This is a predicted structure of a 731-nucleotide part of an RNA (large-subunit ribosomal RNA, domain II) from a Candidatus Bathyarchaeia archaeon. Its mean pLDDT, the model's own confidence on a scale to 100, is 86. RNAcentral holds the full RNA, with entries from ENA.

[in-house]
Context: one part of a larger RNA
This record gives sequence, structure tokens and C1' cells, in this order.
RNA sequence: GCCGGGGAGUUCACCUCCGUGGUGAGGUUAAGGGCCUUUGAAGCCCGAAGCCGUAGGGAAACCGACAUGCCCGCAACGCCCGAAGGGGCGCGAGGGGCGGGAUCUGAAAGGGUCCGGAAUCACGGGGGUGAUACUAGAAACCGAGUGAUCUAGCCCCGGGUAGGGUGAAGCCGGGCGAAAGCCCGGUGGAGGCCCGAAGGGGUGCUGACGUGCAAUUCGCUCCCAUGACCUGGGGCUAGGGGCAAAAGACCAAUCUAACUCGGUGAUAGCUAGUUCCCGCCGAAAUAUCUCGCAGGAUAGCCCGGCCGGAGGUUGGCGAAGGGGUAGAGCACUGAUUGGGGAGCAAGGGGCCGAAAGGCCCCACUUCCCAUUCAAACUCCGAAUCCUUCGCCGCCGUAGAUGGCCGGAGACGGGUGUGGGGGGUAAGCUCCCAUGCCGCGAGGGGAACAACCCAAACUGGGGUUAAGGCCCCAAAAUCCUGGCUAAGUGCAGAAAUCGAAGGCCGUCCCCAACCUAAGACAGCUGGGAGGUAGGCUUAGAAGCAGCCAUCCUCCAAGCAGUGCGUAACAGCUGACCAGCCGAGGUUGGGGGCGCUGAAAAUUAACGGGGCUAAGCCAGGUGCCGAUACCCCAGGGCGGGGCCGAGAGGCCCCGACCGGUAGGCGGGCGUUGUGGCCGGGCGGAAGCUGGGCCGUGAGGUCCAGUGGACUGGCCACAAGUGCAGAUCCCGGC
Repeated sequence: GCCGGGGAGUUCACCUCCGUGGUGAGGUUAAGGGCCUUUGAAGCCCGAAGCCGUAGGGAAACCGACAUGCCCGCAACGCCCGAAGGGGCGCGAGGGGCGGGAUCUGAAAGGGUCCGGAAUCACGGGGGUGAUACUAGAAACCGAGUGAUCUAGCCCCGGGUAGGGUGAAGCCGGGCGAAAGCCCGGUGGAGGCCCGAAGGGGUGCUGACGUGCAAUUCGCUCCCAUGACCUGGGGCUAGGGGCAAAAGACCAAUCUAACUCGGUGAUAGCUAGUUCCCGCCGAAAUAUCUCGCAGGAUAGCCCGGCCGGAGGUUGGCGAAGGGGUAGAGCACUGAUUGGGGAGCAAGGGGCCGAAAGGCCCCACUUCCCAUUCAAACUCCGAAUCCUUCGCCGCCGUAGAUGGCCGGAGACGGGUGUGGGGGGUAAGCUCCCAUGCCGCGAGGGGAACAACCCAAACUGGGGUUAAGGCCCCAAAAUCCUGGCUAAGUGCAGAAAUCGAAGGCCGUCCCCAACCUAAGACAGCUGGGAGGUAGGCUUAGAAGCAGCCAUCCUCCAAGCAGUGCGUAACAGCUGACCAGCCGAGGUUGGGGGCGCUGAAAAUUAACGGGGCUAAGCCAGGUGCCGAUACCCCAGGGCGGGGCCGAGAGGCCCCGACCGGUAGGCGGGCGUUGUGGCCGGGCGGAAGCUGGGCCGUGAGGUCCAGUGGACUGGCCACAAGUGCAGAUCCCGGC
């Protein structure tokens, strides 16, 4: 892992609500007892003690109420009209409104609660509380015990420690000295001394090993090795305790509180699991409070039931009100650029003056003209929204809006769009509104919760939506006009990016100017004289630099545009003419494109591939969903008719996606009671198949098997498994 078996909302008590039944201003027995019965269970009968109800108000003292005086009116019922749908009248349980009353408060007025009788017992079901309370799971806490054969310390009795080295005190001899003493030589053999076996340890290789030889070993290396040394045996200290040269170390492979059993099924706002089917409805991820933020309570949102009896309203139009947003504006508040006028006591600067002072500028104040802005500015001001009323539409006596009761779940949301706060920004964060996902399948988007289309009862046929129509791959290699040459592109409402800047890429539009008196470009020729202008300078001749920039001839030609020379020379430009013969030059705007443009597979066109099968604009067809239409069927809800009932038939639905969750109806298993069956002429079980049912399932046949077993009506549950690192077994 698979298979088989086991495996999780139970039981009791009380409270509360619903259903069914008995009795009813009452209802009911409990413990216990008796009778009947073959046992057991069941049944019948006693047993009013007690409990609930029959009165409330008040903290209490205490006081103490309508079995109806009036009205409205649903259903039902009666009468009348009508062919019918229906209408009218009467009555009217229940229901409602007045009136009246009890009590508390209050001086009173007023206010609160209550009053015109429905309960109670039993059974079944939903929920709550207490109990283990759906099942499994702690880390822990407490009690009573067991442990010092491991290990820590201590006590008692023992054992062990090769060899070598060093050479303290003391002593002897000698020398010196007044002495204390010092020195030399020997002797001596001290030491938590040295080297190093046994022994003890465990430093480094961060070696080997790392399902090991081993839950700490192996190898080499290393430390101690007469000592605070090593070690055998015996003994003592025990769990908030021991022991500790102190590491929270060690106390039997367990220690920041051992182990065993018990309290114990501790508790777990946490985690996992929680077993058959179909039908109807269908959420929330918010607000407030919370030692609250992984939980809960109340409200909101969902479900079921009941009451009640006539209006309700999300839409459209109209009317009357309300608003200060978008936009806009500068009239206010505040910010803001330029110019102008006026004022200017004090401030800054400049000039004149010996000073007093004078003048000018700036700054400041104010006004005018023009300019730019604002969430906390507004002289203005939409779209839209809100309130109320009317009409229309829609919903509603097939019972709406509303009210009451019972059961939940949920209180981690996410995302698109629009609006806002924070942030450089974010697949960011915090709000508001709304759609979607959540809980939504189908078609499109290559793939892709929330983007586009569109809400799936079942089967069949057709038509479209979004999106597409060269091939993969259903449908146009469709039509018309233009653009692109970059494989740009073939993806855009947003998104799978691509900017500022640059381009004599190309297409279109506009304006100004030149142009047959010949433009623009090109080619040919001219491009001169005074003069090498003056100055400067070694030189300065158009062309280092400074100043000036005239006159003449002319069709035109600069006291010179650039290159060049040491300076000249030379080349060239401006300018003019000729040749040529039709548009040209400049500026602005738009379309498509190019550049800017660097990342790890070829590597985001879905691929092939495409020059359209790209882009822009227009057109005609077609394809394409569970959408829409049609046919058939099923379910659910509602209505009608028939029927004693069970049920049957007919009609209508702008009903049938669904997580959490609520409600309804069923299938199957085991057992009990009653009734009825099957079985050796073959029961259960098993294997294979046929048929029926929306389904859980049922039934039949054959084989196997070899002794039990089924149906119906009720009842009771140890009643349904794929999951829980579930438990046991097998493989």
C1' cells in the first nucleotide's frame, strides 16, 4: 500500500418548542403494593403524598381583577341575484378596537405590569444544560509507591602503580670568617617534579564507520601516570528530593524535576476523522460587546412552522422639495507669474553731503491689466441619487407587506470595474459602491477561481451569443478601398510591457514662398579693377589679430564662406550668365514603420506557417454554448373535478446550478411481536448474467453450496465506511 473485520452525535435527568393522542377548570400519579400469566415481557387494579394549572401587581408590608357594555370584521354558515366567473345582505367562533377594572409609582396628570378561563399527562421528534456527551490526540498537574547492580558524593575492608631521569632539606669532610654565617666536595633521596609501560583518560584527524562490530565503536595521534592517583567488594544519600572541584551535569540507553500505577475517558477556543439515497430552499466572511483578535454572545443574512386578513412595491413617467460632487471659476479664503499706478512712519542697499538731510532702488501696503492653482476655496454647477405625492406597470385573497415561534451556519474572504485614504511602487495596504468567484457547470480567451458570452431537470431537433472562418480545427485562401516591408504584426477596453529622445523610412493633409519674364538640382563659363584697404608684424597679400568695409567697370563678383601657404601661389563658396525644361523650397499636423531595445532551451504569434493568413475602414455570408425556440418525458409547487378513503384524471407555473446549513420523503442491516409463506424435488452464502427502479436498492436465471430462510404491518437499535501517520489480521 491493498484486501477482510472493527471503527465516531449515544444514554439518563431537567428545561424549552413542535407533532399525535387522553382528559379538561382541571390534569396526573411517585415510591410501593395487588391480580392475571408456563417463564419473561406486556396487561389490569390499587396507592393524591407531591407536581403543574386555575390571579395579578409590588423590593416588601400589603392590596386584589370583565365568564361581556359597545363597535369593526376574516373564515365558515344562511338567504337573495347571476348561465358562470362572481356580486349583495345577514350572522359571525377565532381576531381586532373602544370602554371598564386590579396593582405599583405619583400631590395630580400620566406611566409600568396584568384582567373577558386552557391546561395537564403520555408517547415521538428538534434544541439547550449537566453529566466523558461525536471519536481520537497533548506538553503538563497531583497522590501512592519502585529505583544509587549505570552514574555523583561520602563511609568501611582490600588491591594496584615496569623502567629511566632530576637531585630539596638534613648530615659528613674541607676552606674562609670575630661572629652570624657563606662557599666547595661528598653523602642523602624530597617532590599534587620530569620521560615513559601497565592502568586511567578521550586532544586532533572535525580520519574510518555512519540500515555500524558498536543506540558512541575502530585506527593513528594525544593527556595523566606517587597522586586532589587508579581500582574490587560491602554500605549510605530518593524525586522539588538526592548528589554535584557547578556542565543544569548525574540519579539504570530517560532529567530545567526519574520511573511505575492511580486520579483519568485530565483539559485542548487547536488538529485530523465522522459511514445509505432522492427531493425543496439556500447563506455569511458585516456591526456592537468581549483578557477580544484561531473563540464566543446579540443583531444582520439562510431554513421550517404558525398567526393574521389587504394591501405591497425594487421599475417607468410626471410633480414638489433636498444636495454642493464631476466640471468650471477666481466673487470670498489661501497660493501664484509678469507689467503698470498710488502710498511708504519704521526695514535693507546705493549716490550726494561735514552734518542735518536730500534723491534713487529694493522690500512692504493698496488698486488696475493680463496669468496659473486648491480635499479642508466657491460667484456657479451637472449627470446621478434621496424624500413625498399622483398615474402606469408589476406582485398579492391560489393569502402578499407584516407579526410570533423553532433550527442553523457564519463573524480568516478574494477579485474585476468606478470612487477615495496611505505608499516611489507592488500579484501592496485600508475604506465605499457594484458585478463575479466563494457556492457556478457550459462556450470563448492556447493552457488559466473570479476577463467576454451565458445560469446546467432528462432526451432529441433547430437558431444564435462571445469568439471565430489557410492547415492542425467547425466555418470565407469571401468582396471593396487604403496603409505597412519592419516577420512590424498575426493578443488590447484592461492584460501577457516598452519610455524620453532621435529618423531625408514611407503615405496623407494644411500654410507660406519661388516658378515658361524658366524655378530647384546638375553641368559649362565668369567670379574683375583701385588693392598686397589701413594698422600690426620678421612676414600678414580676402582668409593670425585690430579698425574700417568704400569707389569704379559690369550680366555679376564679398576689402571675402571654407580648404590651403612661412608669406605668396593654388582650390572653392557667395554672386552672375549659359545649357536644360516642370515643378520646387521651407514650416506645421496626421497614419503606418525604424531606432532607442542586454540573460541564460528555439522559448511567450498556441504550433505549422503567413507579405497577408498583418494593420485601418466598409460589406455579404457561414461556423459556433447546457443561452433562445420547438417536441417528448420526469420532479416540485398551486388550482379544479371524481372518490368514504387510498388514489385517479385535467389545467397552470416569467419553478427544478448549488458549499455551510435548514426542511421533507425514502432504501438497506440486526433483533422483537403479529399475520402469511418458501426449503434436501435443495435454504442462507458465494460466482456469472438478464430485467425493474431517478436512486439507496429490488427481483429473476444458471452454477456452486448443503440447512435453514423470506414477505407484509408495527416496534427497538451496538444500523450503512475509503480516508482518522485509525485498531486487529492476511498478503